Bacterial RNase P class A from a Candidatus Aminicenantales bacterium, 380 nucleotides, folded computationally. It matches the Rfam family "Bacterial RNase P class A". By type it is a ribozyme. A source record names the gene rnpB. Lineage of the source: Bacteria > Bacteria candidate phyla > Candidatus Aminicenantota > Candidatus Aminicenantia > Candidatus Aminicenantales. The coordinates come from a structure-prediction model, not an experiment, and the mean pLDDT is 77.
[in-house]
RNA sequence: GGAGUGGGCGAGGCGGUUGCCGCUCCUUCCCGAAAGGGACGAGGAGGGGAGGAAAGUCCGAACUCCGAAGGGCAGGAUGGUCGCUAACAGCGACUCCGGGCGACCGGAGGAAAGUGCCACAGAAAAGACACCGCCUCCCGGCGAGGCCAGUCCUCUCCGGGGAGCAAGGGUGAAAUGGCGAGGUAAGAGCUCACCGCCGCGGCGGCGACGUCGCGGGCAAGGCAAACCCCAUCCGGAGCAAGGCCAAACGAACCCCGCUUUGGGACGGCCCGUCCCAAGGGGUGGGUCGGCCGCUCGAACUCCGGGGCAAUCCGGAGGCUAGACAAAUAACCGCCCCCGCUCUCGCGGGAACAGAAUUCGGCUUACGUCCCGCUCCGGCC
Numbered sequence: 001g002g003a004g005u006g007g008g009c010g011a012g013g014c015g016g017u018u019g020c021c022g023c024u025c026c027u028u029c030c031c032g033a034a035a036g037g038g039a040c041g042a043g044g045a046g047g048g049g050a051g052g053a054a055a056g057u058c059c060g061a062a063c064u065c066c067g068a069a070g071g072g073c074a075g076g077a078u079g080g081u082c083g084c085u086a087a088c089a090g091c092g093a094c095u096c097c098g099g100g101c102g103a104c105c106g107g108a109g110g111a112a113a114g115u116g117c118c119a120c121a122g123a124a125a126a127g128a129c130a131c132c133g134c135c136u137c138c139c140g141g142c143g144a145g146g147c148c149a150g151u152c153c154u155c156u157c158c159g160g161g162g163a164g165c166a167a168g169g170g171u172g173a174a175a176u177g178g179c180g181a182g183g184u185a186a187g188a189g190c191u192c193a194c195c196g197c198c199g200c201g202g203c204g205g206c207g208a209c210g211u212c213g214c215g216g217g218c219a220a221g222g223c224a225a226a227c228c229c230c231a232u233c234c235g236g237a238g239c240a241a242g243g244c245c246a247a248a249c250g251a252a253c254c255c256c257g258c259u260u261u262g263g264g265a266c267g268g269c270c271c272g273u274c275c276c277a278a279g280g281g282g283u284g285g286g287u288c289g290g291c292c293g294c295u296c297g298a299a300c301u302c303c304g305g306g307g308c309a310a311u312c313c314g315g316a317g318g319c320u321a322g323a324c325a326a327a328u329a330a331c332c333g334c335c336c337c338c339g340c341u342c343u344c345g346c347g348g349g350a351a352c353a354g355a356a357u358u359c360g361g362c363u364u365a366c367g368u369c370c371c372g373c374u375c376c377g378g379c380c
Stems, first nucleotide, its partner, number of pairs: 001376008009367002012335007020049002023046006029038003051352001055363002058361005063238004075234005080094005095108005109229002114227002116223003131169002133165002136162006143155004147150001177195002180192003196218001197216008242292004252283005260278007300317007336349005
């Protein structure tokens, strides 16, 4: 100088003044039927008031209501092993594979159950294939050479046809083990050594796996974030969950309906009885409205112990926003830090972003911030 990785803080510290939003207590007042409320009551005292991500709402739970004998199908999620956890797609340790000179980083069931797909290029993309090529035989032709002088033999080359091969070239992201030797007309696990692969066994490990030995000539291309198979797990909706209190008007139902009034029935009239209505009272349900849920919690801080660690156990301490989707701010003084300046002094102290039932994670956003550890290179 460059890089890798882990942790912390999240923006200064102290004091003061003025505000804003809740809470508790005291005094007093108002509204309301009640529950309760009071910014469009007031006063006093005390105490509290955003985040590491409050965010995305991606996982997992608590809690609430609904559903539910049990089992299966369908559907979804997860996927090396062991552990941690209330749980998880989270975390820790380890294993194997891949990348990097390295610190370090990334990945993870099954492709020898079946189906499907593999662009372009290429002969061929999976029980395949032959474009160039290699080798050999036959036919034809040009040429060269030979001596036994034949319309014979040998060789190079060219063209056509048949058999063999897959070493080499070429295509591709990927081509049916790799490499060397033997072997062969040329070749080929055809044979052999080593490596790889497969099977069996021994040893080590809880295990993933490692290691050693023996055997087999090799059978296995890739894709499962294609269908699928295997193993494990999973009921649904969400605080606008849900619960409590509960007007006004109207409707329903119940009671009264009197020495009051109206209508009707008892064959016409009177009395009497009964029914309906006016009027009055009440009941339950839901609506407006209000309250609870609501913040004491698988939480936090400190100390000790077990464990490599995640984490677990024990002890001590304090209570730390709960809203009307509305508050959480502003200013001053001193100190501190940074920048500029010879000095005097001047300027600045952010960014990402803001609770809304709660908790555990993950992911994403942010800083000339702070502290470690490590690697590579250069110089002394």